RNA sequence: CAAGUUGACCAGGUGGUCGCGGUUUGCUUCGGCGAGCUGAGGAAAGUCCGCACUCCACAGAGCACGGUGCCGGCUAACGGCCGGGCGGGGCGACCCGACGGAAAGUGCAACAGAGAGGCGUAUUGCCGGUCGGAGGUUGUACUUCCGGCCGGUGAGGGUGAAACGGUGGUGUAAGAGACCACCAGCAGCGGCAGUAAUGCCGUUGGCUCUGCAAACCCCACCGGGAGCAAGGUCAAGCAGGAUGGAGCGUUGUGCCUCGGCACGAUGCGCGGCGCUGCUCGCGCCGCCGACAUUCGGGUAGAUCGCAUGAGCCAACCAGUAAUGGCUGGCCAAGAUAGAUGACCACUACCCGCCUGACGGCGGGGACAGAAUGCGGCUUAUCGGUCAACUUGGCAG
RNA sequence: GCCCCCAUCGUCUAGGGGCCUAGGACGCAGCCCUUUCAAGGCUAAAACCGGGGUUCGAAUCCCCGUGGGGGCA
Numbered sequence: 001c002a003a004g005u006u007g008a009c010c011a012g013g014u015g016g017u018c019g020c021g022g023u024u025u026g027c028u029u030c031g032g033c034g035a036g037c038u039g040a041g042g043a044a045a046g047u048c049c050g051c052a053c054u055c056c057a058c059a060g061a062g063c064a065c066g067g068u069g070c071c072g073g074c075u076a077a078c079g080g081c082c083g084g085g086c087g088g089g090g091c092g093a094c095c096c097g098a099c100g101g102a103a104a105g106u107g108c109a110a111c112a113g114a115g116a117g118g119c120g121u122a123u124u125g126c127c128g129g130u131c132g133g134a135g136g137u138u139g140u141a142c143u144u145c146c147g148g149c150c151g152g153u154g155a156g157g158g159u160g161a162a163a164c165g166g167u168g169g170u171g172u173a174a175g176a177g178a179c180c181a182c183c184a185g186c187a188g189c190g191g192c193a194g195u196a197a198u199g200c201c202g203u204u205g206g207c208u209c210u211g212c213a214a215a216c217c218c219c220a221c222c223g224g225g226a227g228c229a230a231g232g233u234c235a236a237g238c239a240g241g242a243u244g245g246a247g248c249g250u251u252g253u254g255c256c257u258c259g260g261c262a263c264g265a266u267g268c269g270c271g272g273c274g275c276u277g278c279u280c281g282c283g284c285c286g287c288c289g290a291c292a293u294u295c296g297g298g299u300a301g302a303u304c305g306c307a308u309g310a311g312c313c314a315a316c317c318a319g320u321a322a323u324g325g326c327u328g329g330c331c332a333a334g335a336u337a338g339a340u341g342a343c344c345a346c347u348a349c350c351c352g353c354c355u356g357a358c359g360g361c362g363g364g365g366a367c368a369g370a371a372u373g374c375g376g377c378u379u380a381u382c383g384g385u386c387a388a389c390u391u392g393g394c395a396g
Numbered sequence: 397g398c399c400c401c402c403a404u405c406g407u408c409u410a411g412g413g414g415c416c417u418a419g420g421a422c423g424c425a426g427c428c429c430u431u432u433c434a435a436g437g438c439u440a441a442a443a444c445c446g447g448g449g450u451u452c453g454a455a456u457c458c459c460c461g462u463g464g465g466g467g468c469a
Base pairs, nucleotide, nucleotide: 001392002391003390004389005388006387007386008385009384010383012347013346014345015344016343017342018341020039021038022037023036024035025034026033027032041367045378046377048376049375050374051373052372053227054226055225056224065223066222067221068220069219070084071083072082073081074080085099086097087096088095089094100218101217105216106215107212108211109210124156125153126152127151128150129149130148131147132146133145134144135143136142165183166182167181168180169179170178184208185207186205187204188203189202190201191200192199193198231304232303233302234301240295241294242293243292244291247268248267249266250265251264252263253262254261255260269287270286271285272284273283274282275281311330312329313328314327316325317324318323349364350363351362352361353360354359397468398467399466400465401464402463403462406422407421408420409419414452425439426438427437428436445461446460447459448458449457
């Protein structure tokens, strides 16, 4: 210098004008107005996990259902993180892994193929026997070829994603872990190292046992349900309960068991409301419910939940690390149809063009936006900075 | 805001690891029939929401995204 790997961080800055939410304070004609302070993220997103919190349910245990899945640690908890093991990829830094069990059971493995799941099968091949035909030789015997039948074999060809150890030998009619040597794997036992996963060594067994559990299942562990529109408090209006609440007459119509009932009008009285603070007056309503008082639940609405928290920053200590401890400092949005915006100027950054250079001109800034909070994961994202490391080249 | 469900031809759907080169109905297109139209008959085109994984093999199983629908005051 080039190409990369990993980790951490930033997501422009300053000023002005206008506008919006929250809060403090002052003024107020109670409608607001002024001033100060403050106002999105690394993902606020997806809602995929785990918690806090709230309500409901709950004697204990089991079944069912769902989830997780190498080992150890961290944590409030997790499917997260850290460290280690094993497997895979990369020259390497490093990265990736749903990574328990298929020698418990069940199931599936299309097509092709002789055979596809426990041993089963034979088209071709190899070999033996027998029968028939043809030939060689003088020859009944021997032998060659062809065909049929019976039997052995699973080594070769071939099929398939996958055919059940490999190489060499012994053996055999031909063959085969049938047997032997070495090698590979698996299982059991023993030893050593390690907390463990696991690794190494020795020995035994011919054991060679396919794949799939993101098929059922088995084993181990975890999980009660719902979710802030959870839930609590206050509480208009409407409806309901209780208590108080004055009736007495006249008259019309209808029914009819002929004495009452129902509906309506009206006089006096009483009560309530309004004009009006009081009296009178007037109007309306009620006298079997006007109106008043009150009670419980509770809608709209308001308010709490809801911003001091598994909080943030820095130093030190323990630990390989995740993380924990301790000390000091800090308080940092809280809306409810949902505020956090727009424009202008200067400037930093990146890109393109022009120029010998200084510089000039033009363009660009993503993804996205809180809604109870927190820890993770995943997904989206213009561009940039720093640190450590790897590989290659060049120079000293 | 929270919680669920779904996605297959233009439309409605079947299929839940291999027989899928994905079936059916309606619609669309062409041909036949008819004097013509309709009806009928024959034929053809037309789809697994996108990406990744598990598996020998994925429309189907798993994960992530995209789009749509529903419920809760």